[in-house]
Context: one part of a larger RNA
RNA sequence: GAUGAACGCUGGCGGCGUGCCUAAUACAUGCAAGUCGGACGGGAAGUAGCUUUCGGGCUACGGAGAGUGGCGAACGGGUGAGUGACACGUAGCUGACGUGCCGUGUGCAGGGGGAUAACGCUGGGAAACCGGUGCUAAGACCGCGUAAGCUCUGGGAGGUUAGAGGCUCCGAGAGGAAAACGAAAGUGGCACACGAGCGGGCUGCGGGCCAUCAGGUAGUUGGUGGGGUAAGAGCCUACCAAGCCAACGACGGCGCGGGGACCUGAGAGGGUGACCCCCCACACUGGAACUGAGACACGGUCCAGACUCCUACGGGAGGCAGCAGUAAGGGAUAUUGCACAAUGGGCGCAAGCCUGAUGCAGCAACGCCGCGUGCAGGAAGAAGGGUUUCGGCUCGUAAACUGCUUUUCUGGGGGACGAGGAUGACGGUACUCCAGGAAGAAGUCUCGGCUAACUACGUGCCAGCAGCCGCGGUAAAACGUAGGAGGCAAGCGUUAUCC
Numbered sequence: 001g002a003u004g005a006a007c008g009c010u011g012g013c014g015g016c017g018u019g020c021c022u023a024a025u026a027c028a029u030g031c032a033a034g035u036c037g038g039a040c041g042g043g044a045a046g047u048a049g050c051u052u053u054c055g056g057g058c059u060a061c062g063g064a065g066a067g068u069g070g071c072g073a074a075c076g077g078g079u080g081a082g083u084g085a086c087a088c089g090u091a092g093c094u095g096a097c098g099u100g101c102c103g104u105g106u107g108c109a110g111g112g113g114g115a116u117a118a119c120g121c122u123g124g125g126a127a128a129c130c131g132g133u134g135c136u137a138a139g140a141c142c143g144c145g146u147a148a149g150c151u152c153u154g155g156g157a158g159g160u161u162a163g164a165g166g167c168u169c170c171g172a173g174a175g176g177a178a179a180a181c182g183a184a185a186g187u188g189g190c191a192c193a194c195g196a197g198c199g200g201g202c203u204g205c206g207g208g209c210c211a212u213c214a215g216g217u218a219g220u221u222g223g224u225g226g227g228g229u230a231a232g233a234g235c236c237u238a239c240c241a242a243g244c245c246a247a248c249g250a251c252g253g254c255g256c257g258g259g260g261a262c263c264u265g266a267g268a269g270g271g272u273g274a275c276c277c278c279c280c281a282c283a284c285u286g287g288a289a290c291u292g293a294g295a296c297a298c299g300g301u302c303c304a305g306a307c308u309c310c311u312a313c314g315g316g317a318g319g320c321a322g323c324a325g326u327a328a329g330g331g332a333u334a335u336u337g338c339a340c341a342a343u344g345g346g347c348g349c350a351a352g353c354c355u356g357a358u359g360c361a362g363c364a365a366c367g368c369c370g371c372g373u374g375c376a377g378g379a380a381g382a383a384g385g386g387u388u389u390c391g392g393c394u395c396g397u398a399a400a401c402u403g404c405u406u407u408u409c410u411g412g413g414g415g416a417c418g419a420g421g422a423u424g425a426c427g428g429u430a431c432u433c434c435a436g437g438a439a440g441a442a443g444u445c446u447c448g449g450c451u452a453a454c455u456a457c458g459u460g461c462c463a464g465c466a467g468c469c470g471c472g473g474u475a476a477a478a479c480g481u482a483g484g485a486g487g488c489a490a491g492c493g494u495u496a497u498c499c
Base pairs, nucleotide, nucleotide: 001498002497003496005495006494007493008492009491012371013370014369015368016367017366018364019363020329025327026326027325029324030323031322034071035070036069039068040067046061047060048059049058050057051056078282079281080280088206089205090204091203092202093201094200097199098198099197102195103194104193105192106191107190108189110144112142113141119134120133121132122131123130124129150175151174152173153172155170156169157168158167180187181186208254209253210252215245216244217243220242221241222240223239224238225237226236227235257279258278259277260276261272262271263270264269284305285304286303287302288301307318308317309316310315335361337360338359339358343357344355345354346353347352374404375403376402377401384395385394386393387392408440409436410435411434412433413432414431418426443488444487445486446485447484448469449468450467454483455482456481457480458479464471465470
């Protein structure tokens, strides 16, 4: 000098930040991912009319909740457990790859079919939920037709390349598309090519400690056939060979997310990895796949385990390292707040809905910065305190007193920007005007040397102090108290840690 700090004493205000570093411990409760009726069938309540045997029935409007289907849910938010690894950083490669939504261009959309949820009837179960039967729609599902380009098979030509499976061209065979909605404008659908952005894979180099870890390795190292993936590869498998790594530290052990950055320092360097940004990993523990453009998926599924809860004992339910909040641990870390007004995201043609992302507010001197606690005059140097050589000295212009001001404060009036036409949570906030009255606002640490600031009394190697040197055993500037002084100041000290 610095801190995500804590502790002691003290504490007026504002702005901007920051706030479980410990138990990746366990979690009550609420909320945190939905949306689309302009994809589809059906349709409750309600309203109006007609009718009625007064139970109801019919028609129109209406459109809740649920269901099929689409898109999203792989983003956003959290955490740092694991990980010494192509995890990260940097520079490259991909002739070995993918890509929903978005943009550009070209072309296309013909004609059919069979179901199924919802719903009705019905059965089982305490529940979670499950079954039977009957009906129905679609942009859901499945054939058929068409195929420039596309994919596959086999053939030929060309230029490129170190070479190659990539690129261009020719012709043959085989295969494969589509969906509608809307009054319209329009929005969508399918194929191919390109783009943008995003992602997968590979490589060089770089960054811990221990050699009191010296040898390690059997899919191990390479090859061939086969499989697998979007894609290269022992990635997997069968067979064959016996390799491969290591003192330039293999293998093992320990600790650990990486970077931009942050702290310190003249720099070199040392230390750190909170907040913010990028990447990675994880989501009760372990394993697995499904769906999908994308996951091996925090608020999805399945299996196993531990734990908690419900149960009619047969069986079920759950996962805050999302936002709040609770318990526990701890020296220690906040509200079960408001709003979608703004920014951004999802869905929707839109209106809009959702959004604990976000914007704000609350709590905390936790940090940084700013402001205030008054200003001027005022000597009989008052009283009082302290000290004294009893003359005095000192607190001290300090107070009183006089004049002034009102930052802030209190009360009242006006009242935003942030919002493009409408829309403001913040907020009657900021700001501003008027009124009031010095009014409501100073502590803490130190005073032997280092180090700025000294006397008195008490104590008597006691009680105690202490960062180092060291003080204290009867005159202690070093302990305790008081007066005074010095430092910093809404803080001041202490402790911890780093330079």

This is a predicted structure of a 499-nucleotide part of an RNA (small-subunit ribosomal RNA, 5' domain) from an uncultured bacterium. Model confidence (mean pLDDT): 87 of 100.